[in-house]
RNA sequence: GAGAAGGGCAAACCCGCCGCGAGGCGGGGGCGCAAAGCCUAAGGGCCUGUCAAAGAGCAGGCAGCCGGGUUGCCGAA
Numbered sequence: 001g002a003g004a005a006g007g008g009c010a011a012a013c014c015c016g017c018c019g020c021g022a023g024g025c026g027g028g029g030g031c032g033c034a035a036a037g038c039c040u041a042a043g044g045g046c047c048u049g050u051c052a053a054a055g056a057g058c059a060g061g062c063a064g065c066c067g068g069g070u071u072g073c074c075g076a077a
Base pairs, nucleotide, nucleotide: 008033009032013028014027015026016025017024018023031064037070038069039068040067043066044065045062046061047060048059049058050057
């Protein structure tokens, strides 16, 4: 890459548990995703806690914000 086939993942929201929090895990759900597989938070970015407050620092979170590395299914004209 095609209104192709067979599969995969799973946003918001709801329930349970964990965390001060950002958020995480499990179940339901399905907005989307061709790497929304894996690694990278010491590439950039955003968010939380600490502080009277802001910045810095420190401690954390997000890989479904952008980038980088790496592996990889199907496939017509």

Predicted 3D model of a 77-nucleotide RNA (c-di-GMP-I riboswitch aptamer) from uncultured Rubrobacter sp.
The source organism's lineage runs through Bacteria, Actinomycetota, Rubrobacterales, Rubrobacteraceae and Rubrobacter.
Rfam family: c-di-GMP-I riboswitch aptamer. Rfam's curators write: GEMM was predicted in a large-scale screen for bacterial structured RNA regulatory elements.
The sequence is in RNAcentral, with records from MGnify.
Of the family's consensus pairs, 95% are formed in the model.